[in-house]
Molecule: c-di-GMP-I-GGC riboswitch aptamer
Organism: Candidatus Atribacter hydrocarboniphilus
RNA sequence: AGUAUUAAGGGCAAACUCUCCGAAAGGGGAGGACGCAAAGCUACGAGCCUAAAGCAAAGUAAUUUGCUACGGUAGUCGGGCUGCCAGAC
Numbered sequence: 001a002g003u004a005u006u007a008a009g010g011g012c013a014a015a016c017u018c019u020c021c022g023a024a025a026g027g028g029g030a031g032g033a034c035g036c037a038a039a040g041c042u043a044c045g046a047g048c049c050u051a052a053a054g055c056a057a058a059g060u061a062a063u064u065u066g067c068u069a070c071g072g073u074a075g076u077c078g079g080g081c082u083g084c085c086a087g088a089c
Base pairs, nucleotide, nucleotide: 002089011036012035016031017030018029019028020027021026034075040081041080042079044078045077046076047073048072049071054067055066056065057064058063
C1' cells in the first nucleotide's frame, strides 16, 4: 500500500416507549437495538412523505375536495465534501 463471507478496540442506532418543538410530514432529548464500514456531513439530481400558507372548484355560509414546497426525508438511490482503528493474509 492492497485485500475480504473481516480479528480486536471504539462508533452510530430502526421499530417501540416517554418528553419537547411542529399544521403535518418530520425533528431534538432520554430509554431501547432492527440494522449500518461512511447509518459522518451536504437537499445538488431523481424518488418518496406532508400541505400550514397560496391557488382552484363546490357551497348562502360554516366547510369540503383538488393542486402546488418555499416544509421534510442523508436509514430510498445517485452526486459532492470529509474520515477512525489495523490482528490475519